Description:
Small-subunit ribosomal RNA from a metagenome, 1450 nucleotides, folded computationally. Model confidence (mean pLDDT): 84 of 100.
RNA sequence: AGAGUUUGAUCCUGGCUCAGAGCGAACGCUAGCGGCGGGCUUAACACAUGCAAGUCGAAUGCCGACCUUUGGGUCGGAGUGGCGAACGGGUGAGUAACACGUAGGUUACCUACCCUCUGGUGGAGGAUAACCCAGGGAAACUUGGGCUAAUACUGCAUAUGGCCUAUGGGUCAAAGACUUUGGUCGCCAGGGGAUGGGCCUGCGGCCCAUUAUUUAAUCCUUGUUGGUGGGGUAAUGGCCUACCAAGGGUACGAUGGGUAGCUGGUCUGAGAGGAUGAUCAGCCACACUGGGACUGAGAUACGGCCCAGACUCCUAUGGGAGGCAGCAGUGGGGAAUAUUGCGCAAUGGGCGAAAGCCUGACGCAGCCACGUCGCGUGGGUGAUGAAGGCCUUUGGGUUGUAAAACCCUGUCGGGAGGGAAGAAGAUUUGACGGUACCUCCCAAGGAAGCGCCGGUUAACUCCGUGCCAGCAGUUGCGGUAAUACGGAGGGCGCAAGCGUUGCUCGGAAUCACUGGGCGUAAAGCGUACGCAGGCGGAUCGUUAAGUCGGGUGUGAAAGUCCGGGGUUUAACCCCGGAACUGCAUUCGAAACCGGCGGUCUUGAGUACGGGAGAGGGAAGCGGAAUUCCUGGUGUAGAGGUGAAAUUCGUAGAUAUCAGGAGGAACACCUGUGGCGAAAGCGGCUUCCUGGCCCGAUACUGACGCUCAUGUACGAAAGCGUGGGGAGUAAACAGGAUUAGAUACCCUGGUAGUCCACGCCGUAAAUGAUGAGUGCUAGCUGGUGGGAAUGUUUAUUGUCUCACUGGCGCAGUUAAUGUAUUAAGCACUCCGCCUGGGAAGUAUGGCCGCAAGGCUAAAACUCAAAGGAAUUGACGGGGGCCCGCACAAGCGGUGGAGCAUGUGGUUUAAUUUGAAGCAAUGUGUAGAAUUUUACCCGGGUUUGAUAUCCCCCGAAUCACUUGGAAAUUGGUGGGUGCCGCCGUAAGGCGGAACGGGGUGAUAGGUGCUGCAUGGCUGUCGUCAGCUCGUGCCGUGAGGUGUUUGGUUAAGUUCGGCAACGAGCGUAACCCCUAUCGCUAGUUAUUAUUAUUAAGUUGGGGAUUCUAGCGAGACUGCCGGUGAUAAACCGGAGGAAGGUGGGGAUGACGUCAAGUCCUUAUGGCCCUUAUAUCCGGGGCUACACACGUGCUACAAUGGCGACUAUAAAGGGCAGCGAUGUCGUGAGAUGGAGCAAAUCCCAAAAAAGUCGUCCCAGUUUGGAUUGCAGUUUGUAAUUUGACUGCAUGAAGUUGGAAUCGCUAGUAAUCGCGGAUUAGUAUGCCGCGGUGAAUAUGUUUUCGGGCCUUGUAUAUAUUGCCCGUCACACCACGAGAGUUGACCGCGCCCGAAGUCGUAACCCCAAUUUUUGAGGAGGGGAGCGCCGACGGCGAGGUUGGCGAUUGGGGUGAAG
Repeated sequence: AGAGUUUGAUCCUGGCUCAGAGCGAACGCUAGCGGCGGGCUUAACACAUGCAAGUCGAAUGCCGACCUUUGGGUCGGAGUGGCGAACGGGUGAGUAACACGUAGGUUACCUACCCUCUGGUGGAGGAUAACCCAGGGAAACUUGGGCUAAUACUGCAUAUGGCCUAUGGGUCAAAGACUUUGGUCGCCAGGGGAUGGGCCUGCGGCCCAUUAUUUAAUCCUUGUUGGUGGGGUAAUGGCCUACCAAGGGUACGAUGGGUAGCUGGUCUGAGAGGAUGAUCAGCCACACUGGGACUGAGAUACGGCCCAGACUCCUAUGGGAGGCAGCAGUGGGGAAUAUUGCGCAAUGGGCGAAAGCCUGACGCAGCCACGUCGCGUGGGUGAUGAAGGCCUUUGGGUUGUAAAACCCUGUCGGGAGGGAAGAAGAUUUGACGGUACCUCCCAAGGAAGCGCCGGUUAACUCCGUGCCAGCAGUUGCGGUAAUACGGAGGGCGCAAGCGUUGCUCGGAAUCACUGGGCGUAAAGCGUACGCAGGCGGAUCGUUAAGUCGGGUGUGAAAGUCCGGGGUUUAACCCCGGAACUGCAUUCGAAACCGGCGGUCUUGAGUACGGGAGAGGGAAGCGGAAUUCCUGGUGUAGAGGUGAAAUUCGUAGAUAUCAGGAGGAACACCUGUGGCGAAAGCGGCUUCCUGGCCCGAUACUGACGCUCAUGUACGAAAGCGUGGGGAGUAAACAGGAUUAGAUACCCUGGUAGUCCACGCCGUAAAUGAUGAGUGCUAGCUGGUGGGAAUGUUUAUUGUCUCACUGGCGCAGUUAAUGUAUUAAGCACUCCGCCUGGGAAGUAUGGCCGCAAGGCUAAAACUCAAAGGAAUUGACGGGGGCCCGCACAAGCGGUGGAGCAUGUGGUUUAAUUUGAAGCAAUGUGUAGAAUUUUACCCGGGUUUGAUAUCCCCCGAAUCACUUGGAAAUUGGUGGGUGCCGCCGUAAGGCGGAACGGGGUGAUAGGUGCUGCAUGGCUGUCGUCAGCUCGUGCCGUGAGGUGUUUGGUUAAGUUCGGCAACGAGCGUAACCCCUAUCGCUAGUUAUUAUUAUUAAGUUGGGGAUUCUAGCGAGACUGCCGGUGAUAAACCGGAGGAAGGUGGGGAUGACGUCAAGUCCUUAUGGCCCUUAUAUCCGGGGCUACACACGUGCUACAAUGGCGACUAUAAAGGGCAGCGAUGUCGUGAGAUGGAGCAAAUCCCAAAAAAGUCGUCCCAGUUUGGAUUGCAGUUUGUAAUUUGACUGCAUGAAGUUGGAAUCGCUAGUAAUCGCGGAUUAGUAUGCCGCGGUGAAUAUGUUUUCGGGCCUUGUAUAUAUUGCCCGUCACACCACGAGAGUUGACCGCGCCCGAAGUCGUAACCCCAAUUUUUGAGGAGGGGAGCGCCGACGGCGAGGUUGGCGAUUGGGGUGAAG
């Protein structure tokens, strides 16, 4: 520091996602040790049990126990009394507040204990608990009587002093105890201090305006705001009360609603910020819920009291008790959070003179990997690179120095021994703890997992699975070769942890202060005016609020940072420093901003003189046209359309003439001309009226700019009332069109359009560009003014101001573009945006008569949505061009019969591939068996075939059994070749070969052409496809290859930021057309001889053959053209503009075809999916399609005669002459491995004859009989022959195919394949046309251009309804909760008030009792809970209903 994801690719905008850090965490798997920390985030839910606040006998009386030297002493208990219990500890419910933070104020206050200072402490009195007695009660507890003490209580005296005061005065105290008799500790009044608080103020820190009739009568407020008197408090104050006034708050956000303890800090971040407020520290609030006071220095009191309520417990049912948000602990809730531990040894607190007691504060321990820090799980050597695993191209690689083995070490662990600091303060005192630590011994022994491995993101292979199972943060993986699923091996990362989930910040400049935008991506209000607000010209002076600088105070500690120190290190702890960016106060500066005062003229404005204009309002006038009415002329149509019809017209239309009526709009002028803020404004005249421009002076003297809220204007349509209504025209009707046509077209036609008045307030209200000011190259138009000047007098050139266009530089922009009329450079102010959809919708509010408008969400859902530009593709877009593409022609197909292929059907099987063009006479250049892959049946299992091993036998031949055959059984003959041994006989071994056997393996026309190679088809023989360098562009990419000509051609010429090059085109190759040279057999034969015949001699001229050459190149001439390329015409020439034909197929497209030619990965079968044999099938047949053949006839059929080719083939062959047969053919065998012989007759054509338009002398299907031939075999199922038979068919609907010259058409000949079988295929020649004006249209293609929401590329993309399922939301008769305020009722406790009833020891008067004073009851005000009523806000449910979203197939 970035990355992934929108596209075919690109740049941008923009969202989503990830990598980082963190956590009081939880969950999964795993787990050796220690240090330091942390540990109910949820139910402020309910709590059993124990403990958490007591202490003092040196304040005091009593009771008890023990001891006693009887003097007393010690200890304990319940009381009175004092101090404490308001601290410490917990929690965060409430609280948006002076609660908190910070800085101040308090002349408006308090402060026990502590420190210090001054003064005092005299003299009296009456009670009371405990205790005793008697009662009540279940208990808690309580009543009556009697006794008693005090540092308890009460007068009196005194008053330095305090307090009050009208300055005269009034008023206020005290307590003793202990003692070693020195004193010590107290007590009272007061001053000061310290500490801790109370109260007040400035400033600061959350969300919602869908919480405001917008500046106030309207929103909030009635103790509310202020005043006076009084009360109350420690103290100010409406804090409370009576009266008076009517104020106060609020857009700088009152009031209301929601949420929330605040801070130091913590986490993150470069910072600014954002989030957060566990542990530690400060403040606040709370203590079952609500209310209340008492005591006290201090509380409205967690472990106090009273009342009400809910809940729990006890009960004798009468009545009582309780409050863990203290420490443990329990239940519950929850994803989730610990021991009913030890100790007061330390630190701190309370009481005490002290000893001491108390202390769940605290110090420690226990549990938990919750976090963080540290350590370990061993170290060295060790290659036969062991075994095993995994992979493999089978060679090996990897796990891997890893292991084993050998040599070491001892951290942790275990055992044994020793053993602290922490203790201050003389002795004593340690929970932790026999802990840390030290020494010795034991032994590599007890100690590694988790996640990930397609990209992001470090890490790859095999197997399994087969859109299944599954994964997934995002993009996305999985449909038979998955580095993405599951397992394994290996690897990568971290490590006693590792992952997942959740949350926060970051990345996100994705709310932008630092640091974003608004023409087209989201975003400028339709326009103007304008209050508040914000900003504001030049200059002088002054001030000092802002600003800047210095000082002072404060900014707690802890934390962060820096330096140092202590734990073996680290975490952790300690010390010091810095910092705390802030606030307050004070001193200073005076440039800027602000305030005040003065001056100025350039901003702004006023006056004067001119000017243009569809600027606005009102009234009047005008002509053309449409329609209607009246009359005339006139007759059959008119009108309308692509074509028609509806419609009008013989009741006289249309046309035409004359007259009249009425409404609306103003042709030409008219122009990127003018005016206006915008909307908008167009005949002429008059009246009223706004703004603008120019010129020259004078004046005012900053008077300015912008503008939230507000106000006004605001097209069309629409609404209301009343008019008007010619034309036009939603709705509607009819006619057409169409598959339909609720449309486009036509005929009609009502609102409306027009006028007046009033609403509405929206538009793609657009320049999709807010307003204002200044600055920043030019060129060229238009409109309205002005100036002087130069030529010269036309009025033009020049200059200038205002407005309005085009082009264009710099700049800018994602690009497009913009560019003095900015989208440039800057400033000021306003408005607006923050992913797409849901949605400008719901709900609420406001406006409106309504229609509707303004304001304006969420749930849910997607990973995109989008802008600009690029390359293709496409278009019922454009331009240019080509092609038998159309047109012009000729002949066909489609109809018939047959042949053949396919589909379908059938079948045991009808093997299979091919599927628009580019499958269908195609693989198949030839299925009776074989072929053959299919079916039935019968066999074989190392196999029909290959290699290796073992055994036997030579091979081989003949005969024979069973069987349909495959095959099985038997008999006989037979020993070869090579080598060794041997005299020989013979033996052994070997190589082929045959038989048997074992396993490695064979075999497969089984699957996958979407795993592949190779080959092929197609676009297309179309003219294209690219590269290098350079240049342009951020980039995809462009340029070159575009453009002007030209060509069959990216062929070529010219131009050009391109210059060159490659693959294609062309040429080179073959055949063919002419000639020459060479050669001359089997070919040829002119002359000569010869023959029946080039038959033979001869010839080498000719033809021909086959080698080598020549020839054609736009070379020449003329014209056109840019003088080019080239084209047109001509000459010559056998051939003329690529002469004709062939071969040759660029980059690529179609996952095109082929695993059944072959090759080949993977998968599958292995007594079968292999292999052998016999028979069958591939030849079936209602039907549909393709390709052909033969015909339908007279340009013909038939018969007779006669002529002329080319190219091929031939030895398991072609087969002549001859003979036989009507014929197919048979017989026979000359010649020929071929320019020699044979196939071989060419046919159409020609000549002659016949037929006479008919289902025929056409046509030949079908069928019968008889044959021939090939072959083992012709039934299924060949071809051919003869005789007989003689079907459909009389030129073929819609549609459709081929062909541009030796072509179509027509005629025959040959060949491959084969034993045989050809209408197919591949070739050959003979005869031999017609037409092309041309490119409008159809199809296909090429180039340029244009639009695009397409890129699987138009068979694209994509919209809405409907049906179905699911989801969230709105409305909804209602129903049911919660909360809040208001009004009224009731009115507990309690303070306060009141004082007529009751009671009373202290004092007083006086002895009767009373007064003063106190207490109680009663009453009153206030008042919680509760009740009633009407509301508001906000939830849940709700028949039904509405739209929305998503969904594999409809």